[in-house]
A computed fold for an 86-nucleotide RNA from Anaerolineales bacterium UBA3082, annotated as c-di-GMP-I riboswitch aptamer.
Rfam family: c-di-GMP-I riboswitch aptamer. Gene Ontology term of the family: cyclic-di-GMP binding.
It was read from a public genome assembly, where an Rfam model found it.
RNA sequence: UCAUGACAAAGGCAAACCAUCGAAAGGUGGGGACGCAAAGCCAUGGGUCUAAGGCCCCAAGGGGCUAUGAUCGCCAGGCUGCCGAA
Numbered sequence: 001u002c003a004u005g006a007c008a009a010a011g012g013c014a015a016a017c018c019a020u021c022g023a024a025a026g027g028u029g030g031g032g033a034c035g036c037a038a039a040g041c042c043a044u045g046g047g048u049c050u051a052a053g054g055c056c057c058c059a060a061g062g063g064g065c066u067a068u069g070a071u072c073g074c075c076a077g078g079c080u081g082c083c084g085a086a
Base pairs, nucleotide, nucleotide: 005083012036013035017030018029019028020027021026034073040079041078042077044076045075046074047071048070049069053066054065055064056063057062
C1' cells in the first nucleotide's frame, strides 16, 4: 500500500414518532434508535415505489397505462474515507 474485518480504540450514520414541503412516492428539520464497516457521495445499468401531467375506457363515479418524479438504508457499478488484531 492492497485485500480484509476483531468481545480493539476513536468516532460516524440513523428506524419508529412529531412538524413541515410535496399530488403522491418521498424529502427537510426535530427526535430517538430498527439497525448499518461504507447505512459516505454519484441516478450509470437493473429492480422497486408513486402517477401530478399525458393517453385510453366509462353516462358518471371511477378505472387502466405511463416517469420527466423518487429510492444509494434494494442490487450492481464508479469515486472517496477512520483504525489496525488475525